Predicted 3D model of a 136-nucleotide RNA (FMN riboswitch aptamer (RFN element)) from a Chloroflexota bacterium. Taxonomically the source falls in Chloroflexota (Bacteria, Bacillati). The model forms 100% of the base pairs in the Rfam consensus. Its Rfam family is "FMN riboswitch aptamer (RFN element)". Gene Ontology term of the family: FMN binding. Its mean pLDDT, the model's own confidence on a scale to 100, is 83. It was read from a public genome assembly, where an Rfam model found it.
RNA sequence: CAUAACCUUCGGGGCAGGGUGAGGGAUGGCAAUCAUCCCAAUUCCCGAUCGGUGGUACAGCCCACGAGCGUUUUCGAACGCAUGAUCCGGUGAAACUCCGGGGCCGACGGUACAGUCCGGAAGAAAGAAGGCAUAU
Numbered sequence: 001c002a003u004a005a006c007c008u009u010c011g012g013g014g015c016a017g018g019g020u021g022a023g024g025g026a027u028g029g030c031a032a033u034c035a036u037c038c039c040a041a042u043u044c045c046c047g048a049u050c051g052g053u054g055g056u057a058c059a060g061c062c063c064a065c066g067a068g069c070g071u072u073u074u075c076g077a078a079c080g081c082a083u084g085a086u087c088c089g090g091u092g093a094a095a096c097u098c099c100g101g102g103g104c105c106g107a108c109g110g111u112a113c114a115g116u117c118c119g120g121a122a123g124a125a126a127g128a129a130g131g132c133a134u135a136u
Stems, first nucleotide, its partner, number of pairs: 002136003006131005017046003023039006048116002050106002052065004060104002068081005086102005108119003
């Protein structure tokens, strides 16, 4: 100095502002699919906004990993299912990563249909930082 092992800590962000009104309630009325008023989608529409980890010229969209569900298990893990999205121009030795412009994507359950609300989750994990004596 490196590797292996052990320990500790860390390890995900986001609906501003509007429109509509499925549906519900109150009042008037003999009643109505009548009239008036109120509540009502952060999910629909306009618009707004967010971006885990490792790699690489700096990445939500390139490659790979994690998170979800199921089965098995010697409880270490293994297997299967699902697993989204990018183009153009410029600079440069090199960028689908930077700059400029245009576009697109986002697990499961709940609920008026959800990347953003509520929930599993003060969870888990890819991994990151540090410590420590021992072994090679």